[in-house]
Context: one part of a larger RNA
Molecule: small-subunit ribosomal RNA, central domain
Organism: mouse gut metagenome
């Protein structure tokens, strides 16, 4: 490289948005680039190959034939692919009226808890723990009561619940604001779908300045345990943990499953919706549309298991793998303030 494959064996990019390109829906009509046939040119001899001949056969040599993908003119056919010109709505969107939610972002307000501070009440413990102890208390701690600050977090509700592309998102109330769903019709007329580069977002940790520090905490310091404990457990505690700008760009960033489109038997929750039914009003059936789960036919699959939310049956683009180690290393190169990320080998080994 074909080729097979990427849940879990090696493998789906962290996630969108979109330039190129790639691929692209119904009819009609034209065009002849692609495709397709006809003819002509070339397609060098030698080798191959068929068949005949010369060296006593071979081998080798002569002579003829067949064959040659391709590529060029040339006439020509028009199904399908392009191109052009028009047509239509199923694809995608717009416009109306409903609706659901922790979507984002700003600001403001609350309570409970925790610490601290003051003040009463009160006396000897109090914390901790397998046990201890380190530690806090008579300069009055713990407990309790009241009053006053602070600074994160938001208890019940809360749930295989919702939202969002992901990352992730949860008191309450306002402002701004994004996506979804559902109806009934109108309207535009293929406007689509993926998408190397790129451009944005993207947990925790950490980096810069600047503030803030209740909690809880790497380091670090003491007690303990231990053979020993550079630890596990216990008091203590800086940095971080929290705001604002700015920076990084990584994760088991997982559904270990790219995005979209189609199509393929059933059962049973739940969330939002819309239609219908009956002596129909606390209830219950059907039918339908979008989300989410659970069980399973066929089918797939090594197998666990997937199974209309596919890992089935097909299409279209992208992405990524090709025996372990060496190594996500070294080297360069981009980037970053560092830390460090991105690209990403080889030797040599088994």
């Nucleotide at each position: 490289u074909u080729g097979g494959g990427u849940u879990u064996a090696a493998a789906g990019g962290g996630u969108g948005c979109g330039c190129a390109g790639g691929c692209g829906g119904u009819c009609u009509g034209u065009u002849a680039a692609g495709c397709c046939g006809g003819c002509g040119g070339u397609a060098a001899a030698a080798a191959u190959u068929c068949a005949g001949g010369g060296c006593u056969c071979a081998a080798c040599c002569c002579c003829g034939g067949c064959c040659c993908a391709g590529c060029c003119g040339u006439c020509g056919a028009a199904a399908c692919u392009g191109g052009c010109a028009g047509u239509c709505u199923u694809g995608a969107g717009u416009g109306g009226g409903a609706g659901a939610g922790a979507a984002g972002u700003a600001u403001g307000c609350g309570g409970a808890a925790u610490g601290c501070g003051u003040g009463g009440u009160g006396u000897a413990g109090c914390g901790g723990u397998g046990a201890a102890a380190u530690g806090c208390a008579u300069a009055g701690a713990u407990a309790u009561c009241g009053c006053g600050c602070a600074g994160a977090a938001c208890u019940c509700c809360g749930a295989u619940u919702g939202c969002g592309a992901a990352g992730g998102c949860a008191g309450c109330a306002u402002g701004c604001c994004g996506g979804c769903u559902c109806c009934a019709c109108a309207c535009u007329g293929a406007c689509g779908c993926u998408g190397a580069g790129g451009c944005a977002c993207g947990a925790a940790a950490g980096c810069g300045u600047g503030g803030g520090u209740a909690u809880c905490g790497a380091a670090c310091a003491g007690g303990a345990u231990u053979a020993g404990a550079u630890a596990c457990c216990c008091u203590g505690g800086u940095a971080g943990u929290c705001c604002a700008c700015g920076c990084a760009g990584u994760a088991a960033a997982c559904g270990a499953u790219g995005a979209a489109u189609g199509c393929u038997g059933g059962c049973u929750g739940u969330c939002c919706g819309g239609g219908g039914g009956g002596a129909c009003u606390g209830a219950c059936c059907c039918c339908u549309g979008g989300g989410u789960g659970g069980c399973g036919a066929a089918g797939c699959g090594a197998a666990a298991g997937c199974g209309a939310u596919a890992a089935g049956c097909a299409u279209u683009c992208c992405a990524c793998c090709u025996g372990g180690g060496g190594a996500g290393u070294a080297c360069g190169c981009c980037g970053g303030c560092a830390a460090c990320g991105g690209u990403g080998a080889a030797a040599c080994u088994c």